[in-house]
Molecule: c-di-GMP-I-GGC riboswitch aptamer
Organism: Candidatus Moduliflexus flocculans
């Protein structure tokens, strides 16, 4: 550097359920384990979603397990 097919350490946890906070997307604790090789981290572009009594708009949020991008990195293998 490159690559992630096997395999091993250890990491993360998707539906769904309980508690708990927010009007809400959702968030945080515990169960679960669907998946992950950045599913680590950042809302910078796109995107989807939410705003309280209904519809756009602004404004003001939510998702990083939607894609991209930008940072840091761990395991194996191969040069």
């Nucleotide at each position: 550097u490159u690559u992630g097919a096997a395999a091993a350490a250890g990491c993360u946890a998707a539906a769904c359920c309980u508690a708990u906070c927010g009007u809400g997307a959702g968030g945080u604790a515990g169960g679960g384990g669907c998946g992950g090789a950045a599913a680590g981290c950042c809302a910078c572009a796109g995107g989807u979603c939410u705003u309280a009594a209904a519809a756009a708009a602004a404004g003001a949020g939510a998702c990083a397990g939607c894609u991209g991008g930008g940072u840091u990195g761990c395991c194996a293998a191969a040069a």